[in-house]
RNA sequence: AUGCGCGCGGGCGAUGGAGCCCGCCCGAACCGCCUCCCACGGAGGCUGAUGGCUCCUACCCAAGU
Numbered sequence: 001a002u003g004c005g006c007g008c009g010g011g012c013g014a015u016g017g018a019g020c021c022c023g024c025c026c027g028a029a030c031c032g033c034c035u036c037c038c039a040c041g042g043a044g045g046c047u048g049a050u051g052g053c054u055c056c057u058a059c060c061c062a063a064g065u
Base pairs, nucleotide, nucleotide: 009026010025011024012023013022016056017055018054019053020052021051032046033045034044035043036042037041
């Protein structure tokens, strides 16, 4: 210096916050999908505030007062 393992701790899971659970990462985990084209780039379109559950906030639609 590098590789591996363990412990502790931390981080991450396509748009915000919190609780619980699950998974992943140790400088990586992570950075959605579809169609078309002159194709590793360009153009157009779509879903969702969750990784999952619940709640709050924001946004959208419908109904009532």
The RNA shown here (Fluoride riboswitch aptamer (crcB RNA motif)) has 65 nucleotides and comes from an uncultured bacterium. Rfam family: Fluoride riboswitch aptamer (crcB RNA motif). For this family Rfam cites "Widespread genetic switches and toxicity resistance proteins for fluoride" (Baker et al., Science, 2012). Its mean pLDDT, the model's own confidence on a scale to 100, is 79. The sequence was found by an Rfam model in a public genome assembly.